A computed fold for a 523-nucleotide part of an RNA from Algiphilus sp., annotated as small-subunit ribosomal RNA, 5' domain. NCBI's taxonomy places the organism under Bacteria, Pseudomonadota, Gammaproteobacteria, Nevskiales, Algiphilus. The prediction has a mean pLDDT of 86. RNAcentral holds the full RNA, with entries from ENA and SILVA.
Context: one part of a larger RNA
RNA sequence: GAUUGAACGCUGGCGGAAUGCUUAACACAUGCAAGUCGAGCGGCAGCAUGCCCUUCGGGGUGAUGGCGAGCGGCGGACGGGUGAGUAAUACAUAGGAAUCUGCCCUAGAGUGGGGGAUAGCCCGGGGAAACUCGGAUUAAUACCGCAUAAUCUCUACGGAGCAAAGUGGGGGAUCUUCGGACCUCACGCUUUAGGAUGAGCCUAUGGCCGAUUAGCUUGUUGGUGAGGUAACGGCUCACCAAGGCCACGAUCGGUAGCUGGUUUGAGAGGAUGAUCAGCCACACUGGGACUGAGACACGGCCCAGACUCCUACGGGAGGCAGCAGUGGGGAAUAUUGGACAAUGGGCGAAAGCCUGAUCCAGCAAUUCCGCGUGUGUGAAGAAGGCCUUAGGGUUGUAAAGCACUUUAAUCAGGGAAGAAAAAGCUUUGGCUAAUAUCCAAAGCCUUGACGGUACCUGAAGAAUAAGCACCGGCAAACUCUGUGCCAGCAGCCGCGGUAAUACAGAGGGUGCGAGCGUUAAUC
Numbered sequence: 001g002a003u004u005g006a007a008c009g010c011u012g013g014c015g016g017a018a019u020g021c022u023u024a025a026c027a028c029a030u031g032c033a034a035g036u037c038g039a040g041c042g043g044c045a046g047c048a049u050g051c052c053c054u055u056c057g058g059g060g061u062g063a064u065g066g067c068g069a070g071c072g073g074c075g076g077a078c079g080g081g082u083g084a085g086u087a088a089u090a091c092a093u094a095g096g097a098a099u100c101u102g103c104c105c106u107a108g109a110g111u112g113g114g115g116g117a118u119a120g121c122c123c124g125g126g127g128a129a130a131c132u133c134g135g136a137u138u139a140a141u142a143c144c145g146c147a148u149a150a151u152c153u154c155u156a157c158g159g160a161g162c163a164a165a166g167u168g169g170g171g172g173a174u175c176u177u178c179g180g181a182c183c184u185c186a187c188g189c190u191u192u193a194g195g196a197u198g199a200g201c202c203u204a205u206g207g208c209c210g211a212u213u214a215g216c217u218u219g220u221u222g223g224u225g226a227g228g229u230a231a232c233g234g235c236u237c238a239c240c241a242a243g244g245c246c247a248c249g250a251u252c253g254g255u256a257g258c259u260g261g262u263u264u265g266a267g268a269g270g271a272u273g274a275u276c277a278g279c280c281a282c283a284c285u286g287g288g289a290c291u292g293a294g295a296c297a298c299g300g301c302c303c304a305g306a307c308u309c310c311u312a313c314g315g316g317a318g319g320c321a322g323c324a325g326u327g328g329g330g331a332a333u334a335u336u337g338g339a340c341a342a343u344g345g346g347c348g349a350a351a352g353c354c355u356g357a358u359c360c361a362g363c364a365a366u367u368c369c370g371c372g373u374g375u376g377u378g379a380a381g382a383a384g385g386c387c388u389u390a391g392g393g394u395u396g397u398a399a400a401g402c403a404c405u406u407u408a409a410u411c412a413g414g415g416a417a418g419a420a421a422a423a424g425c426u427u428u429g430g431c432u433a434a435u436a437u438c439c440a441a442a443g444c445c446u447u448g449a450c451g452g453u454a455c456c457u458g459a460a461g462a463a464u465a466a467g468c469a470c471c472g473g474c475a476a477a478c479u480c481u482g483u484g485c486c487a488g489c490a491g492c493c494g495c496g497g498u499a500a501u502a503c504a505g506a507g508g509g510u511g512c513g514a515g516c517g518u519u520a521a522u523c
Base pairs, nucleotide, nucleotide: 001523002522003521004520006519007518008517009516010515013371014370015369016368017367018366019364020363021329026327027326028325030324031323032322035074036073037072040071041070043067044066047065048064049063050061051060052059053058081282082281083280091206092205093204094203095202096201099199100198104195105194106193107192108191109190110189111188112146114144115143122135123134124133125132126131152161153160154159166187167186168185169184170183171182174181175180208254209253210252215245216244217243220242221241222240223239224238225237226236227235257279258278259277260276261272262271263270264269284305285304286303287302288301307318308317309316310315335361337360338359339358343357344355345354346353347352374404375403376402377401384395385394386393387392408464410459411458412457413456414455418450424444425443426442427441428440429439430438467512468511469510470509471508472493473492474491478507479506480505481504482503488495489494
């Protein structure tokens, strides 16, 4: 000199853009953060509508809109947080082969016929509660056989084995038990091949400290066989061999998430890893598996432990390193805010619902950038202050006065862009037996948290807006008074013991300026 997620002291007008627990991975009150689908299903608690009954209090009826709880599907493996652990099962870069991949895309084939349960509801029991047991009954895109089946799987190459589910819209003939069959469209379902995306695995190279850590290793190193896995492999096991690593630092100990980057520097290099992006790890502590395409799963399950809470003492409940917020720790770090309008995500045919992701607003000079606190004129060089050789000098065109301007702030009026869609309506084309439906295109229509927005115009009036540090040398800037090795200053050298430009105050000056200094840290 540059830099900072900074803190402290004094001071503080506005705007824009960023950033904001670096400490206790300490403990957490409260609310919210993952739901959705009735176009999978049986139903119907509550609300609304219709109908029926009514003693006018109300009752009945899933019939309709819808829908609590339940079964079922998809999603809760994403998104969000944190950096404890990890020195290598991590990360970065470059390669590789023995793998899986829901939803999505492309292509082929299929979607036939049956069955038995179970939740809910009802009845009964146990329990303080959490919850739970028994009986009866019922549905499905829940579950299970049968059939069919390959370019799928296995194979001794003869053969053997394996699947499925329907739902919604529309409809001219034909059939009909009047439910529908049947046809068609859409969404599904099963199977196969390929792709895309995501993930698992292997190899090499690279990036900390310590030798006051020198030897380490028995599933250890390799082989054969078997098991296991989506997959290779001592991954596991049996047997066999005795190997494997190491001074180019093994092993052990300490420290640490890694990277793109950030910062400094001319560079080489050093330091660092906040925000943002990629990867990894973790979710009260330790262990475990289940489900699933995917987890050994932050807001799932089980066990053990510590802690907190409830209890009828028998037994139960919980996990903010999600967003706010509280206590604590600390020099120190924000609101228990608004909205799904946009972007994105989940579910859904869609409308839509959910979304503390996200977009916004609030707080903080924490940082960077911009603007303002007036402009011109004005010498009687006013008054006052300070100094003085007592003449004067300086503050100083500074003020006052006069003439202007009105950015920002204040008040009033106007006022974008962020919105393109989807749905709906109309028209045209395709599918089709069809002018229905559905799909595609065009036109119309609708949707804004921010928001009293940005921006523009007008009104009034210099009005509402300057401090901080320093002045011995380094280093820009000097005098007086007080003090008297005292009080004090100090980054280094050093000042102070009666004339202190070094302490304290004042006048004056220098530097920076809504900041200025100090401290800490890095180069």